Small-subunit ribosomal RNA, central domain from an uncultured bacterium, 350 nucleotides, folded computationally. The full RNA is in RNAcentral, with records from ENA and SILVA. Its mean pLDDT, the model's own confidence on a scale to 100, is 88.
Context: one part of a larger RNA
RNA sequence: CUGGGAGUAAAGGGAGCGUAGACGGCGACGCAAGUCUGGAGUGAAAGCCCCGGGGCCCAACCCCGGGACUGCUCUGGAAACUGCGUCGCUGGAGUACGGGAGGGGCAGGCGGAAUUCCUGGUGUAGCGGUGAAAUGCGUAGAUAUCAGGAGGAACACCGGCGGCGAAGGCGGCCUGCUGGACCGUGACUGACGUUGAGGCUCGAGAGCGUGGGGAGCAAACAGGAUUAGAUACCCUGGUAGUCCACGCUGUAAACGAUGGAUACUAGGUGUGCGGGGACUGACCCCCUGCGUGCCGCAGUUAACACAAUAAGUAUCCCACCUGGGGAGUACGAUCGCAAGGUUGAAACUC
Numbered sequence: 001c002u003g004g005g006a007g008u009a010a011a012g013g014g015a016g017c018g019u020a021g022a023c024g025g026c027g028a029c030g031c032a033a034g035u036c037u038g039g040a041g042u043g044a045a046a047g048c049c050c051c052g053g054g055g056c057c058c059a060a061c062c063c064c065g066g067g068a069c070u071g072c073u074c075u076g077g078a079a080a081c082u083g084c085g086u087c088g089c090u091g092g093a094g095u096a097c098g099g100g101a102g103g104g105g106c107a108g109g110c111g112g113a114a115u116u117c118c119u120g121g122u123g124u125a126g127c128g129g130u131g132a133a134a135u136g137c138g139u140a141g142a143u144a145u146c147a148g149g150a151g152g153a154a155c156a157c158c159g160g161c162g163g164c165g166a167a168g169g170c171g172g173c174c175u176g177c178u179g180g181a182c183c184g185u186g187a188c189u190g191a192c193g194u195u196g197a198g199g200c201u202c203g204a205g206a207g208c209g210u211g212g213g214g215a216g217c218a219a220a221c222a223g224g225a226u227u228a229g230a231u232a233c234c235c236u237g238g239u240a241g242u243c244c245a246c247g248c249u250g251u252a253a254a255c256g257a258u259g260g261a262u263a264c265u266a267g268g269u270g271u272g273c274g275g276g277g278a279c280u281g282a283c284c285c286c287c288u289g290c291g292u293g294c295c296g297c298a299g300u301u302a303a304c305a306c307a308a309u310a311a312g313u314a315u316c317c318c319a320c321c322u323g324g325g326g327a328g329u330a331c332g333a334u335c336g337c338a339a340g341g342u343u344g345a346a347a348c349u350c
Stems, first nucleotide, its partner, number of pairs: 004321002007304002012318001014202004021195003025089007033082002035078008048067003052064004092192001093189003096185004104178007111155001116150007126137002163170002207248006216242002221237004259317006267295011299306002323350003332343004
C1' cells in the first nucleotide's frame, strides 16, 4: 500500500461555517476528451514464450521460424455510460405567504424566599459541632426571637427519560433587539445539491492578564479530632477562586464512548409541538408531519446488545486505527503572557 475495521477489543475530529477537491436528479439535442471497435505505422537486436524445426552424441549453448512485447502515434467509425456545450423540467435544494411552540442568543429593568453582616427591642446561659468529642462562638450578653437596614450570589414549587440549541450549553418575572427549527398553502427560482483537506468561528470547568465585586461556598493554609502514623476522610476557621467587564487560554469520560448526507426495510406503546377529517359544545376517535422515549421482528453482532433516532440494506464525502510498554514522552516546528496546547518519533524491552 492493499485488505479489514472504528458503541464496549486499537480507531469518529469537541462543534459549526465553508475554500480547493471528490461525488451528484429527470428529458432532449450536439461534440467525441474518457470508453468501445476496425485499419495503418512503430514497439531495434538479444532476452522471454512454443516441450515448433535444426547443429555440437545429449543438455547447457548456438542457429532458423513463429508468437508476444498488454505500449505509443496516426486514421475510419460507434454514442449506452462518464465528461463538455446548448435547450428544457420539478421530484432534490431554496424563496414567498399564513400560522402556532420553545430555559435558543444578547442587552436593560424589576421581584420574593434564604444565608451572612450591621443597628435597635425582648431575653439568659449557653450555642455550635460529632460516631463520640474538641478546636470555635458567648455575661464586653451569644444562640433563640421581633423590627429596621446593607450587600452579593442563586432563582424553591411549576419541573417532566418535557422543551430549545451545531456542540459547549440554556431555568424567577417583564421589555427591547435577534438566530434557528416545525406545520400549512403549493405562488416563485430551476439542481442553485452532498461532503469538506487546509482555513475561519464557537467552545464546560479550571487557569492567566487588567480593573471592579465579594453574601454563601471553598483549593492552599491554620487549628481540633481520628490513627501506629493521618501532610487524608470528620469538625471549626479560612485565602485565591467562584460573580461582573474586557482580553487570553482551547482542554474534558467535550459521551449516544456511535462523523455528516440521502434512500429503503414488520409492528406495538408513551410523550412534546403542529395540520386535516369526523363529531361539531368540549372530551374522545381516525389520518398525517416533525421531534423525543420505551418494547420488539427480520437483519446485524464475538457477545452484550442495536433494531425507521440502526450498530440493518446501499451510495457519496471527510476524519481515524494497525500488538503492550517506552509515550501523548523526546527532538524539531508552531501557538500561548504563563500554565501549557497542537503536531509527534526512536533506541530499548515483553